[in-house]
RNA sequence: AUUUUAUAACGAAGGGUGGAGAGACCAGGCUCUACGAAACCCUGGCAACCACUCUCCCGCUGGGAGAAAAGGUGCCAAAUCCUGUCCCGAAAUUUUUCGGGAAAAUAUAAAAU
Numbered sequence: 001a002u003u004u005u006a007u008a009a010c011g012a013a014g015g016g017u018g019g020a021g022a023g024a025c026c027a028g029g030c031u032c033u034a035c036g037a038a039a040c041c042c043u044g045g046c047a048a049c050c051a052c053u054c055u056c057c058c059g060c061u062g063g064g065a066g067a068a069a070a071g072g073u074g075c076c077a078a079a080u081c082c083u084g085u086c087c088c089g090a091a092a093u094u095u096u097u098c099g100g101g102a103a104a105a106u107a108u109a110a111a112a113u
Base pairs, nucleotide, nucleotide: 001113002112003111004110005109006108007107008106013043014042015041016040017039021032022031023030026084027083028082029081044076045075046074049072050071053067054066055065056064057063058062080105085102086101087100088099089098090097091096
């Protein structure tokens, strides 16, 4: 980097350096930001994907449920901030609004190449 699978409305911030942008890309909206953006560093925390440990269950080379959190990642404004493509429903009435579902894209984990 590519592929596959799973998850994504819960949760979790302080400090230092820095000095103007940020919220993945494009478009629109909205929001954050000199009461200090991005990025980097330190500390703290959240979560429970993987590993380890413990408990229980089953049809037991294994599988499932739960607990725990010293390890490997990840994450710590707003739903993945919202919308964009398709389908269904409702309202208004000719193109919008609202609700639901699916997809695509993205992110993260695990595995494979």
Predicted 3D model of a 113-nucleotide RNA (SAM riboswitch aptamer (S box leader)) from Lewinella sp. W8.
Its mean pLDDT, the model's own confidence on a scale to 100, is 84.
The organism belongs to Lewinella, within Bacteria.
It was read from a public genome assembly, where an Rfam model found it.